[in-house]
Molecule: transfer RNA
Organism: uncultured bacterium
RNA sequence: GGGCGCUUAGCUCAAUUGGUAGAGCGUCAGCCUUACAAGCUGAGGGUUAUAGGUUCGAGUCCUAUAGCGCCCA
Numbered sequence: 001g002g003g004c005g006c007u008u009a010g011c012u013c014a015a016u017u018g019g020u021a022g023a024g025c026g027u028c029a030g031c032c033u034u035a036c037a038a039g040c041u042g043a044g045g046g047u048u049a050u051a052g053g054u055u056c057g058a059g060u061c062c063u064a065u066a067g068c069g070c071c072c073a
Base pairs, nucleotide, nucleotide: 001072002071003070004069005068006067007066010025011024012023013022019056027043028042029041030040031039049065050064051063052062053061
C1' cells in the first nucleotide's frame, strides 16, 4: 500500500435479513436471615464508534472517517 471482519449498557454479547433497543454478569433498593452469603422481586444505567445519505421509518441498507483484529504485498 491492497483486501476482509468487528465497533450496541460498567463487562460479555443478542436484536428474525428496515417497524417502540434486550439478556446474562455487575450496581442499587426491598423481601428472606440474629447477621453475611445464596435465593426471590424490583429499579437505575444507551447520542447503537463519529459524520453524512436513502427511507414514512435505520442498530440493520449506502458513503466517508477513526479505532481494533486477520490475510496479502